[in-house]
A computed fold for a 72-nucleotide RNA from an uncultured Clostridia bacterium, annotated as transfer RNA. Rfam family: tRNA. By type it is a transfer RNA. It was read from a public genome assembly.
RNA sequence: GGCGCCAUAGCCAAGUGGUAAGGCAUGGGUCUGCAACACCCUGACUCCCCAGUUCAAAUCUGGGUGGCGCCU
Numbered sequence: 001g002g003c004g005c006c007a008u009a010g011c012c013a014a015g016u017g018g019u020a021a022g023g024c025a026u027g028g029g030u031c032u033g034c035a036a037c038a039c040c041c042u043g044a045c046u047c048c049c050c051a052g053u054u055c056a057a058a059u060c061u062g063g064g065u066g067g068c069g070c071c072u
Stems, first nucleotide, its partner, number of pairs: 001071007010024003018055001027041004048064005
């Protein structure tokens, strides 16, 4: 230098045009003499940033930033 993939909650992670799943952690509650275990509840409204397409964008398009990999 060329090509490809990835970026979603504190962490992991699904979602491929129509109100953003789930798990862990945090917080609250039930239980217990107190805890632990177990169970219930709890959170994104700027989906890395900017612009575009669309009635509608996490999702499609262009540009940028960061990370990983391959080629030379």